[in-house]
């Protein structure tokens, strides 16, 4: 230097362009306990930025950042 992949809650991963962007786990409150654990319930939490397509972008396309991989 060159190709390519990835980027979504705190964490690991989901979502035919079209749903109130969803699950598990993790946090917080209450329940339950003599306290805790375990288990209920209820809540709060995210689409890397910056423009294009387009009636609608988490998707499509550029550019830019970050991370991995290949190849010289």
């Nucleotide at each position: 230097g060159c190709u390519c992949c990835u980027g979504u809650a705190g964490u690991u991963c989901a979502a035919c362009g079209g749903a109130u962007a969803g699950a598990a786990u993790g946090u917080a409150u209450c329940c339950c306990u003599c306290c805790g654990a375990a288990g209920g319930a209820u809540a709060a939490g995210a689409u890397g930025c910056c423009a294009g397509u387009u009636c609608a972008a988490u998707u499509c396309u550029g550019g830019c950042c970050a991370g991995g991989a290949g190849c010289a």